Context: one part of a larger RNA
RNA sequence: ACUCUAUAAGGUGGAAGACUUGGCUUGAGACGCCGAUGAAGGACGCGACUAACUGCGUAAUGCCCCGGCGAAGCGUAUGUAGCUUUUGAACCGGGGGUUUCUGAAUCGGACUUCCGCAUAGAAACCGAAAGGUUGGGGAACUCAGGGAAUUGAAACGUCUUAGUACCUGAAGGAAAAGAAAUCAAUUGAGAUGCGGCUAAUUAAGGGCGACUGAACACCGCAAACGGCAAACCGAAUCUGGCAUGGAAACCUGUCAGAGAUGUGGGGUUACGGACCUCCUUUUAGGCCUCGCUUGGAAAUGUGAAGUGCACUGGAACGUGCCGGGAAACAGGGUGAAACCCCCGUAACAGUAACCGAGCAAGCCGUGGAGAGCUCCAGAGUACUGUUUCCUGGAAACGAAGCAGGAAUUUGGGAGGCACUAACUUCCAACCGUAAAUACGUAUCAAGACCGAUAGCGAACAAGUACCGUGAGGGAAAGUUGAAAAGUACCCGUGACAGGGAGUUAAAAGAACCUGAAACCUU
Numbered sequence: 001a002c003u004c005u006a007u008a009a010g011g012u013g014g015a016a017g018a019c020u021u022g023g024c025u026u027g028a029g030a031c032g033c034c035g036a037u038g039a040a041g042g043a044c045g046c047g048a049c050u051a052a053c054u055g056c057g058u059a060a061u062g063c064c065c066c067g068g069c070g071a072a073g074c075g076u077a078u079g080u081a082g083c084u085u086u087u088g089a090a091c092c093g094g095g096g097g098u099u100u101c102u103g104a105a106u107c108g109g110a111c112u113u114c115c116g117c118a119u120a121g122a123a124a125c126c127g128a129a130a131g132g133u134u135g136g137g138g139a140a141c142u143c144a145g146g147g148a149a150u151u152g153a154a155a156c157g158u159c160u161u162a163g164u165a166c167c168u169g170a171a172g173g174a175a176a177a178g179a180a181a182u183c184a185a186u187u188g189a190g191a192u193g194c195g196g197c198u199a200a201u202u203a204a205g206g207g208c209g210a211c212u213g214a215a216c217a218c219c220g221c222a223a224a225c226g227g228c229a230a231a232c233c234g235a236a237u238c239u240g241g242c243a244u245g246g247a248a249a250c251c252u253g254u255c256a257g258a259g260a261u262g263u264g265g266g267g268u269u270a271c272g273g274a275c276c277u278c279c280u281u282u283u284a285g286g287c288c289u290c291g292c293u294u295g296g297a298a299a300u301g302u303g304a305a306g307u308g309c310a311c312u313g314g315a316a317c318g319u320g321c322c323g324g325g326a327a328a329c330a331g332g333g334u335g336a337a338a339c340c341c342c343c344g345u346a347a348c349a350g351u352a353a354c355c356g357a358g359c360a361a362g363c364c365g366u367g368g369a370g371a372g373c374u375c376c377a378g379a380g381u382a383c384u385g386u387u388u389c390c391u392g393g394a395a396a397c398g399a400a401g402c403a404g405g406a407a408u409u410u411g412g413g414a415g416g417c418a419c420u421a422a423c424u425u426c427c428a429a430c431c432g433u434a435a436a437u438a439c440g441u442a443u444c445a446a447g448a449c450c451g452a453u454a455g456c457g458a459a460c461a462a463g464u465a466c467c468g469u470g471a472g473g474g475a476a477a478g479u480u481g482a483a484a485a486g487u488a489c490c491c492g493u494g495a496c497a498g499g500g501a502g503u504u505a506a507a508a509g510a511a512c513c514u515g516a517a518a519c520c521u522u
Base pairs, nucleotide, nucleotide: 008522009521010520011519016514017513018479019478022450023449024447025446026445027444028443031440032439033137034136041102042101043100044057045056046055048080049079052076053075063096064095065094066093067092068091072084073083074082107116108115109114117121123134124133125132126131141172142170143169144168145167146166152159156207182189183188193221194220195219196218204212205211225432226431227430228378232265233264236263237258238257239256240255241254242253243252245250270409272376273375274374276370277369278368279367285364286363287362289360291359292358293357294356295355296354300349301348302347306322307338308321309320310319311318323340324339325329331343332342333341383404384403385402386401387400388399389398411427412426413425414424415423466473467472486512489500490499491498
């Protein structure tokens, strides 16, 4: 001198601890659509000084009205300057006005958001016209049209994965389905939907392999039924504009239109209806809301009881002693751990717009029995053959193409092979229909959830910075202190440092709580 080991003092570093502004999950409901009256989304602007975020739109961090509150306010954001406000500001709730350019984007044309015409404006559909409707967006949920492959079968082709993923269209706060041409089985049930660790590791299908896989019935949630076509009548009807009356429903008048290719009345069932005979006479039921009563519903308001003594401390919410409240000992804040300090909490109160309920008034508006002569009861449909698809559904779910193709109440369909008879059951070929159900963008609440490499990718100017031509990919980053009291002043330096002094309980000094290890120095 080097290396190693031990110890000490430092540096570096940011683990662990403590914390939480944020997440995640679950639940709830008088929660659930927006848009040509221009949405969702964006661009550009708007501040005294303003880069970002938030807010707003040339009326631009905002304007007006009503209500609440009651002393401060001019966002995050603490500065300087200047203003506003008890003639009630800021803030909170409700209503209105303004709302550039773009975007379905819609006068024409462009496009990293502009230009040109000049008072008219896109297109499609409806309408005589006036005018009206549609378009685009939405987290998941719903229905419909299309529709894979990896995979499994220990290979692979039918099969499976799976009618899944994905694409497209349409709609709503839910959607779809739905009032038996259904089941059942000789007892009967009575629309649909959803749930059942019910039926059911079933019936059935299946290279009868792998596997797929219901229904009836039962239990529960929720319950609701209506309207046409036709027979018969035959304009007795309806729509729009305008006018009278009215709060409206509606009534009356007038003009125009629809309508005999049928408006309206009637009727809607399988124990029918029309027609015929008889009885009844405003009753059933529906619509509307000026008025009266009442409920829900905003911001918000009221809301108990110690700031007693002593001690420690920077600070009392701690400890000891003595009190009080409780329909309130949920929670948070406050200089440490607070039922009684503050905000709240329990319990009450409150009301505009708006949304219901009831009364009353008004308007529209009939209901039943018998008889069985006649008439009616959904057609390229039912059904058959065939080719496919789908299905557990095979000859017998359901659907489509092609070719044939009925009956008419003495009718027709179904009852899980075909046909026949009987028996049972229902009435297709038209339409509407709440609730129970699904989802959760958003709101509210909660949690034996996570606690900054966790929890959303994002607790911070996060879908930001950055990367990529683009589709797209996609971070890191939280913590001084009770209070900035954020170190006046002196020395020192090019500056940062550093040394004094000062603040503080403590430098915790902004590279800021605590400050492990690796690593570095002495």
Predicted 3D model of a 522-nucleotide part of an RNA (large-subunit ribosomal RNA, domain I) from Candidatus Woesearchaeota archaeon CG10_big_fil_rev_8_21_14_0_10_37_12. Its mean pLDDT, the model's own confidence on a scale to 100, is 80. The source organism's lineage runs through Archaea, Nanobdellati and Candidatus Woesearchaeota. It was read from a public genome assembly. Its Rfam family is "Archaeal large subunit ribosomal RNA". The family has 91 seed sequences and 2,955 matches in Rfam 15.1.